Description:
The prediction has a mean pLDDT of 75. The RNA shown here (TPP riboswitch aptamer (THI element)) has 143 nucleotides and comes from Rhodospirillaceae bacterium Spongia-Bin9. Rfam family: TPP riboswitch aptamer (THI element). Rfam describes the family as follows. Vitamin B(1) in its active form thiamin pyrophosphate (TPP) is an essential coenzyme that is synthesised by coupling of pyrimidine and thiazole moieties in bacteria. The previously detected thiamin-regulatory element, thi box was extended, resulting in a new, highly conserved RNA secondary structure, the THI element, which is widely distributed in eubacteria and also occurs in some archaea. It was read from a public genome assembly, where an Rfam model found it. The model forms 92% of the base pairs in the Rfam consensus.

[in-house]
């Protein structure tokens, strides 16, 4: 000195896998930094409830009571799908965070992870600001 580092801010990018059987869903479990956390708009679809109308029945007897079904508004649980916001993480150009080749190739797993490739490949979000500086580096000066 403040490059790397790291800490924060404000901005932006990104991803959510796998568990031997055809496929979904629920607990559970594995990797991993992270494995879709929460609200909420919107349609669907199960189930409650209320209430309206048609139609059948039954009891008591001339309009009152219950009951079944069938169509509809309407309220609410719960589940899926679309979208939105927010939050947890990681990444931001010296950038393998993540995306495409890729339903990729080779080892290895039940399978994902892994490990090699593929890769000097194409893309891809701030070369931002404030701060620290043990340890590394940079400069300079003396032994």
């Nucleotide at each position: 000195c403040g490059c790397a580092u790291c800490a924060c801010u404000u901005g932006g990018g990104g991803g959510a896998g796998c568990c031997c059987u055809a496929g979904c869903c629920a607990a559970g479990g594995c990797u991993g930094a992270g494995a879709g956390g929460u609200u909420c708009c919107c349609u669907g679809c199960c189930c409650c409830g209320c209430c309206c109308g048609a139609c059948c029945c039954g009891c008591a007897a001339u309009u009152g009571c219950a009951g079944g079904c069938c169509g509809g508004a309407c309220g609410g649980c719960g589940c899926a799908g679309c979208g939105a916001a927010c939050g947890a993480c990681c990444c931001c150009u010296g950038g393998a965070a993540c995306c495409u080749g890729a339903u990729c190739c080779g080892g290895u797993u039940c399978g994902c992870a892994c490990c090699g490739g593929c890769g000097u490949a194409g893309g891809g979000a701030a070369c931002a600001g404030u701060g620290a500086c043990a340890u590394g580096g940079c400069c300079g000066a003396g032994a």